[in-house]
């Protein structure tokens, strides 16, 4: 320089004919305890790497970009 994969909540990863984005851990409140741990209820967090395009509708499909891994030169 070239092929190819992967990029979704703080972290780990699901989310199929395209239809309101979720779990597990983690963090905050509250109950139980004399308190810690731990149990249990409840909550908050995500313009789905960045942009543009198709569609009525895009995490998903298509173009570029960027970042990561891996091959080939």
């Nucleotide at each position: 320089g070239g092929g190819c994969c992967u990029c979704u909540a703080g972290c780990u990863c699901a989310u199929u004919u395209g239809g309101u984005a979720g779990a597990g851990c983690g963090c905050u409140u509250c109950c139980g305890u004399g308190g810690c741990a731990c149990g249990g209820a409840a909550g908050a967090g995500g313009u789905a790497a960045g942009g543009g395009g198709u569609u009525c509708g895009a995490u998903c499909c298509c173009c570029c970009u960027g970042a990561g891994g891996u091959c080939c030169a």